[in-house]
This record gives sequence, structure tokens and C1' cells, in this order.
RNA sequence: AGUGAUGGUAGAGGAGCGAAAACCAUUAGUACAGUCUCGGAGGUUAAUGAGGGCCUAAGAAGAGAAGAGAAAGGGGAAUUCGCCGAAGUGUAAGAAAGGCUCAUUUUUUCUUAUGCUGGACCUAUGUUGAAAAAGCAUAGGGCUGUCACAUACCUACACCCAGAUGGUAUGUGGAGAACUAUCUCACGU
Repeated sequence: AGUGAUGGUAGAGGAGCGAAAACCAUUAGUACAGUCUCGGAGGUUAAUGAGGGCCUAAGAAGAGAAGAGAAAGGGGAAUUCGCCGAAGUGUAAGAAAGGCUCAUUUUUUCUUAUGCUGGACCUAUGUUGAAAAAGCAUAGGGCUGUCACAUACCUACACCCAGAUGGUAUGUGGAGAACUAUCUCACGU
């Protein structure tokens, strides 16, 4: 020179990732509530079962008419903040919350272990969703960043020759526990 340590620090990819409140569009002329007409005994939970309470002939469920009329989740461009396994997601286990109570399932959030994905985009299928938005999973397609290998070329070390440990182009391939720079420790020269 170098090898090893999921060691420390800093950094790069680009339509890069995530969060927050306000604003905007959509949700939607929908839901809920009230009035009128028909109707005529049931109705009330995310689903099922049981129980309990409440509403209802002073009219339940359901249907229609006119008027009036939301919200949450998801999304958008900019702003601010945190960042580059940023983040997302599958499986398993656990905890909390939700709807009247209980039981079974289910929904949301969080934690741990483990697996997959370098990144954005497009297409197809499935799924969530009000949705031709967006998300997620799988598969495919080129693009892009990084490293490795191969080939060709360029250039530095006075000139020629030669020619990288530097650079450019093309092709193939790998994965973020990566890549670049630097430090520490150990081995080793």
C1' cells in the first nucleotide's frame, strides 16, 4: 500500500422523503335536522349474538316534493420545520383508544423482532377510497444516481515513447447494513 469493525463524524443523488397550521378544489347540493304528502309498526351499534336504555298511533321504518344545507379522511400549489432507510410496507407478538354494556371479529395509533424496497416516473392487475385524485402490493418498461467489471479514448508527471491511482463514452451487473471523504481501534507492510 492494504484488511477488518452494522465503529465515529461529515456529505452526495432529485419532479428526493416526511411532518405541521392556514388557504383552495373535491367530497356535495351528499349526509344530518325541520316542513308537507303517501305509508301504517317498528326503529336505535362497524358486523354478529345477548342485554339494557331511549324514540314511536301526538305516527316508526320506507318513498317522494320544495326550501335550506355540512364535516372528517384523502388531494393541490406555495411556506416553515426535520431529514437522505430519508421513508413505505408484509409477518409475528404486545399495549392503548373507538362506537350504550358484554363476547367474538373489526378499525385507528404506538412499541418490539424480522423480511422486502437505491430513487422518481409510466403501464397493467388487485386493494383502500366518493373519485378518471392519491396511497399500498405485485409484475413490466425505459430514465437517473452510486459502486464493480470489460472495451475504447483523453490528459498530468521537462520532450518523444509510454501512460493512470485521474477523467469521458459505451455495455453488463450488484444493492442503502450501500457510496464518497475523513477519523479511531485492531491486524499487517
Molecule: Lysine riboswitch aptamer
Organism: Halalkalibacter nanhaiisediminis